The RNA shown here (Bacterial RNase P class A) has 409 nucleotides and comes from a Dethiobacteria bacterium. Rfam family: Bacterial RNase P class A. About the family: Ribonuclease P (RNase P) is a ubiquitous endoribonuclease, found in archaea, bacteria and eukarya as well as chloroplasts and mitochondria.

RNA sequence: CGAGUAAGCAGGGCAGUCGCGGGAACACGGCCGCAAGGCGGUUCUCGAGGAAAGUCCGAGCUCCGCAGGGCAGGGUGCUGGGUAACGCCCAGUGGGGGUGACCCUAAGGCCAGUGCCACAGAAAAUAUACCGUCCGGCACUCAGCGGGAGGAAGGCAAGGUGCUUGAUCGGCCAGGACGAUGCUUUCUUGCCGCUGGGUGCUGGAUAAGGGUGCAACGGUGCGGUAAGAGCGCACCAGGGGCCGGGAGACCGGUUCGCUAGGUAAACCCCACCCGGAGCAAGACCAAAUAGGAGGGGGAUGAGGUUGCCCGCCGACUCCUCGGGUUUGGUCGCUGGAGAUACCGGGCAACCGGUAUCCAAGAUAGAUGGCUGCUGAAAACAGAACUCGGCUUACCAGCUUGCUCGGGUU
Numbered sequence: 001c002g003a004g005u006a007a008g009c010a011g012g013g014c015a016g017u018c019g020c021g022g023g024a025a026c027a028c029g030g031c032c033g034c035a036a037g038g039c040g041g042u043u044c045u046c047g048a049g050g051a052a053a054g055u056c057c058g059a060g061c062u063c064c065g066c067a068g069g070g071c072a073g074g075g076u077g078c079u080g081g082g083u084a085a086c087g088c089c090c091a092g093u094g095g096g097g098g099u100g101a102c103c104c105u106a107a108g109g110c111c112a113g114u115g116c117c118a119c120a121g122a123a124a125a126u127a128u129a130c131c132g133u134c135c136g137g138c139a140c141u142c143a144g145c146g147g148g149a150g151g152a153a154g155g156c157a158a159g160g161u162g163c164u165u166g167a168u169c170g171g172c173c174a175g176g177a178c179g180a181u182g183c184u185u186u187c188u189u190g191c192c193g194c195u196g197g198g199u200g201c202u203g204g205a206u207a208a209g210g211g212u213g214c215a216a217c218g219g220u221g222c223g224g225u226a227a228g229a230g231c232g233c234a235c236c237a238g239g240g241g242c243c244g245g246g247a248g249a250c251c252g253g254u255u256c257g258c259u260a261g262g263u264a265a266a267c268c269c270c271a272c273c274c275g276g277a278g279c280a281a282g283a284c285c286a287a288a289u290a291g292g293a294g295g296g297g298g299a300u301g302a303g304g305u306u307g308c309c310c311g312c313c314g315a316c317u318c319c320u321c322g323g324g325u326u327u328g329g330u331c332g333c334u335g336g337a338g339a340u341a342c343c344g345g346g347c348a349a350c351c352g353g354u355a356u357c358c359a360a361g362a363u364a365g366a367u368g369g370c371u372g373c374u375g376a377a378a379a380c381a382g383a384a385c386u387c388g389g390c391u392u393a394c395c396a397g398c399u400u401g402c403u404c405g406g407g408u409u
Stems, first nucleotide, its partner, number of pairs: 001405009012374007020047007030039003049380001053391002056389005061278004073274005078092005093107001094105004108269002113267002115263003130210002132206016149189008159178001162172003218236006237259002239256007282331008292321006303313003338357008
């Protein structure tokens, strides 16, 4: 210098002026309202965010419900810690990615049970066997060797005239045709036996190899074997036992050949947690309003009920009570799991102590407009009961730690 990574800062400032909402003090005793209550004057003072957002988690607070236990339903899911609590945060473990700083991780249990695994493939789960490899049996077949049998042709040869055909013709013949249960050579046929090979069928062995698939019953190699196989051995992966380390998840060593897949964001099992609704929650006040409950008067009882009696209902009126509805007002409402600084504990999240501070609270809803200066003033976006988180949106920049690469000295 370049590229990256992690953690932060920041979200305009100053001045003037005109407004709007809240609070305090002072003054007036003015105005509005039936009332509760509210408004107005002067001065001082405060007045949006890092996300106020999404409303996704967890709480406070309020009302309703609730003896206790169980079922159902929902949520969470490595370990330890933090916290009021959490599905959040911190520190670790295992797994994955990156040369690295560092990043990601929904990460309990498929020997409790049940289910599922398309296509392809022999087979997708309690073992199976398509091709292949190996050992047998049977049949066929090939080659070699041996045995014995037959056929053809040639040679030798005792003999010596006929032979060949069923017969004729023809052919051969003393230059010897023909010629023996004769000797011998060559060729050849099928048979039997042995050895070796091939093909088909079949009984078994095997799971090494091929092929399929996201995934195939540990992997690679050597030995071994009929061929093979953790069958044996070496190394590697996993699992069980033992030993050691750690608070734990887990890690290291050693030993045993122990080795039958995946899927639980499939049902399910295990552990832990969970009542509902939400500030339009809810509380109070005033006025109006319809009835209700209790008591008194009426009472020598208005009136109704069948002509009368009993009985029943009960007008009118006064007092008391509590709840409802509507309208208006007040509270809830912002001092709080609060902010800042320092000190202490802790790797950290966070916790403790001390000091200082108070920083929007409206209810048709304020937080704004203009001017000037400052390189530029622009992003995402605005409180509505309050907190702790998460997630999402965002202009232009700045700071610090670390990593990788290059250069210079």